[in-house]
């Protein structure tokens, strides 16, 4: 690298080295010399794995006072990307119709889907 399966709207930073990028990509929009990334220290969240109670039956639900393996500590996975509904609303210029009025753009809400993180398994 691949697959499967769960979850993503909460939550949790300080100090030291380091010096110019960071938010995965595309666009947007933010962080950043009042110090990006990375590295190390200590320090927090969280509860997916274990553990430990219970209930029970191979699952549930408690528990971080539980010294364990991971994760994680701007901003909703920062927001859109594709599809489908809803509302919108005539702008221009096109279409259907010519009666009136319909579709269609923006735009805004919901829902799925793809991508990606993570963490438990597979192969």
């Nucleotide at each position: 690298a691949c697959c499967u399966u769960a979850u993503c709207a909460c939550g949790a930073g300080u100090g030291g080295c380091g010096g110019a990028g960071g938010g995965a990509u595309g666009g947007g929009c933010c962080c950043g010399a009042u110090g990006a990334a990375g590295c190390c220290a200590c320090g927090g969240c969280a509860a997916c794995c274990g553990g430990c109670c219970g209930c029970a039956g191979c699952g549930c639900g408690g528990u971080g006072u539980c010294u364990g393996g991971u994760g994680c500590c701007a901003a909703a996975u920062c927001c859109c990307g594709c599809a489908g509904c809803g509302c919108g609303g005539c702008a221009c210029a096109c279409c259907c119709c010519u009666g009136a009025g319909g579709g269609g753009a923006a735009g805004c809400g919901c829902u799925g889907a793809c991508a990606g993180a993570u963490a438990a398994g597979g192969a």